RNA sequence: UCAGAUGUAGCUCAGUUGGUAGAGCAAGCGACUGUUAAUCGCUGGGUCGGGGGUUCGAGUCCCUCCAUCUGAG
Numbered sequence: 001u002c003a004g005a006u007g008u009a010g011c012u013c014a015g016u017u018g019g020u021a022g023a024g025c026a027a028g029c030g031a032c033u034g035u036u037a038a039u040c041g042c043u044g045g046g047u048c049g050g051g052g053g054u055u056c057g058a059g060u061c062c063c064u065c066c067a068u069c070u071g072a073g
Stems, first nucleotide, its partner, number of pairs: 001072007010025004019056001027043005049065005
């Protein structure tokens, strides 16, 4: 320099043909218990990597930039 993959909650990851952003773990609160742990219930937490475009509507499609990883030279 070229090609490809990935980027979504604190962490690991889903998200189908463009139509309400989710799960598990973690955290907080509560129940239970002599206490802790375990178990069960509830709750909070997101500029969907940045910017722009298309569209009535974008995590999803298009352009550009950034970061990480892989390959080629």